[in-house]
């Protein structure tokens, strides 16, 4: 130096052809239940979808760049 793949919540991911509100497990926080912890129910907090620009009436989704992580050629 070339390819080509991931980056979405603390953590593991899902979101497939743009389309109207961005989800799920575990985790965390309250409340029930318990003597008490845990289990189970029930409610909730938590994201500008790695940055940055484009194109669209609209983008987590396409397209450039740049980060940062892996595989594999030289």
């Nucleotide at each position: 130096g070339g390819a080509c793949c991931c980056u979405u919540a603390g953590c593991u991911c899902a979101g497939u052809u743009g389309g109207c509100u961005a989800g799920a497990g575990c985790g965390c926080g309250u409340c029930a239940u318990u003597g008490a912890c845990g289990u189970u129910g029930a409610c909730g907090a938590g994201g500008u979808c790695g940055g940055a620009g484009g194109u669209u009436c609209g983008a987590g989704u396409c397209c450039u760049c740049c980060a940062g992580g892996g595989u594999c050629c030289a």
A computed fold for a 74-nucleotide RNA from a Candidatus Saccharimonadota bacterium, annotated as transfer RNA.
The coordinates come from a structure-prediction model, not an experiment, and the mean pLDDT is 80.
NCBI's taxonomy places the organism under Bacteria, Bacteria candidate phyla, Candidatus Saccharimonadota.
Rfam family: tRNA. Rfam classes the family as a transfer RNA. Its family is annotated with triplet codon-amino acid adaptor activity in the Gene Ontology. About the family: Transfer RNA (tRNA) molecules are approximately 80 nucleotides in length.